Context: one part of a larger RNA
This record gives sequence, C1' cells and structure tokens, in this order.
RNA sequence: CUGGGCGUAAAGAGUACGUAGGCGGUUUGGCCAGUCUGAUGUGAAAGCCCCGGGCUCAACCUGGGAACUGCAUUGGAUACUGUCAGACUAGAGUACAGGAGAGGAGAGUGGAAUUUCCAGUGUAGCGGUGAAAUGCGUAGAUUUGGAAGGAACACCAGUGGCGAAGGCGGCUCUCUGGACUGAUACUGACGCUGAGGUACGAAAGCGUGGGGAGCAAACAGGAUUAGAUACCCUGGUAGUCCACGCCCUAAACGAUGUCAACUAACCGUUGGUUCCAUUAAAGGAAUCAGUGGUGCAGCUAACGCACUAAGUUGACCGCCUGGGGAGUACGGCCGCAAGGUUAAAAACUC
Repeated sequence: CUGGGCGUAAAGAGUACGUAGGCGGUUUGGCCAGUCUGAUGUGAAAGCCCCGGGCUCAACCUGGGAACUGCAUUGGAUACUGUCAGACUAGAGUACAGGAGAGGAGAGUGGAAUUUCCAGUGUAGCGGUGAAAUGCGUAGAUUUGGAAGGAACACCAGUGGCGAAGGCGGCUCUCUGGACUGAUACUGACGCUGAGGUACGAAAGCGUGGGGAGCAAACAGGAUUAGAUACCCUGGUAGUCCACGCCCUAAACGAUGUCAACUAACCGUUGGUUCCAUUAAAGGAAUCAGUGGUGCAGCUAACGCACUAAGUUGACCGCCUGGGGAGUACGGCCGCAAGGUUAAAAACUC
C1' cells in the first nucleotide's frame, strides 16, 4: 500500500458556509468517449510454462509450441456510465396563509437584594467558626428610614423552547435570521458532500479608553498542623461589566461527521394540522416536525445502541495504525504577548 477500523480500546475536524473535485431522480432520442466484441500489425532474443532432443542422470545445453495479460489501427454492439438535444415532478426551491420560540443586534425601563453614604433612634457589642482569632465598634457599630451606584434577573422553569456550534432567561419597543405546519400554484434536478479557503467560536488572557456594587486569582493577616507556600476565617488587587480591536483554545461531549433511504411495538412531552366527542372547558384518535423513557429484530469485546441507531445500505469528507519520549524539538504560517496552528520527527526506552 492493500485490508481493517473511529460511543468507552488509537481514531469524527469546535461549528457552519462554500471553491476545485467526487457522487447524483424519472423518461425519450442522437453520438459512441468509457465498456464489450471481432480482425490486422506489433509485443527482439534469452528467461518462465508445455511437448521433444543432447551430455550415463541432473544441473546445464538445445528444437518446436504456447504465452508475453500491453499498445496502435480498423470493423461492429449500445444495456449501463458519459455527452448532446428534448420532456417530467416524487429530490431541491419559490409564492400564499398561519401559529410557536431565553435565535441575533440596538435603545429604553422595573422590582428584590448586596454595598457605601446621609439622617434618626439608641447602647455595647457585632461578626465569624468545629472551636477561635485576625477584623469592625464608645471618633457610636449591629438595628430603622432615605439617597447613590454597579451587577445579576428569584417565582414562572419544564430529560420545556430557540440556535450550525459556541451559546441564549426581568419587562417594552425598533431592526433582523432560521425552522415548523396547511392547502394550492409555480420553477424544473437548480441536488448531496466538500481538499484548500472564508466566517463564527465558552472561559481565561492581551491592547486602548471607561466602569467597579458584589464576588475574587495574586497578595496580607488570623487559625489548623509536625509543617500548611492549602482546605476554614477576616481583608483584598487584577479580573469579572461596557465600547472597540486581538487571541482561537476546552471533558468545544451525544467523548457518536454531514446527507439520503429502509427496518416491531409501547409510554410521556413541545409546536402545528385533521377527525371524533362535547353546552363549554377538560378529553380521545390520526398525522407532520422536534424532544425524552422502555423495548423486539439486528449489531456490539462487553457495557450498551435500538426510526434522534452504535441496525441494513449508498454518497462524500476528516481521522487512526503499540506505550513513553511527544502533539515535544527543528522549519513554515499566524499573534502585541501569552501562545496557537501546520507538517511532524529522532536518539533513547519498555
């Protein structure tokens, strides 16, 4: 390489869009490039293989044949693939009508709570712990009322919803993306995947300027302890928040790539539609799209998965090939840096 694999043993890229490429629905006709078939030429000799012959045999030598799976030219076949032309509607999309949603961006706004400040009242404690102490307090704390400011939105809240993923939760308005359902009309394969590429991408971190209530790396103190650079306590700075610009990584997880088709049953739940029943509400059934639980066949090393497959298949991409050394060194690219990424070792060692 081939083969075999990728939920947990090594292995699905964090996610999407999309270039090249690969693959591609039904049907009619043309062409005949692929494909199939015939002929001709060529495919040196030797060698291999078969049948003979010669050295006493064999190795070896030698005659003939076959073969040389290929290439070129030419004649034909036309099912499939391709290509050209035409048609179709089951894939895909558009229009129309609905209802659902923490989908995104901007602006405004609300209440509870924490903290600080001001005022009142009022006197010796408060706070904290396993127990304490540091700390706060006679310069009047803790407790009550008011004000300021920042951040987060209890209940509702739900294996509920939305989003490609990351993720998204008070309320209102503006702008805006996507999905779902229904019945008709339209376009007519416009599709799937996707090397490179591009965009997005939690937290932490970085740059500039703001902001700073609470929390809190670092740091300081008090405890604990043999020690305690910790766990506990009192403080506390970056940061957490906002704007703009970077960084580009996660157990970025369903540890499960995307798309499509097929394959028992049962029970929930979300959003539609239809039907049944009903005074109404509640209810029952079917179906489409999600989201959960159980379970057959099948699969699996087992665990388990099981129409949301890890079953049965197809298309395309990514990735794996004993452990450590190591996702490291060196080189390239990116970054302000931290570092990231790509391609990826080797010595050594088991």
Background: The part of an RNA shown here (small-subunit ribosomal RNA, central domain) has 350 nucleotides and comes from an uncultured bacterium. RNAcentral holds the full RNA, with entries from Greengenes. The coordinates come from a structure-prediction model, not an experiment, and the mean pLDDT is 84.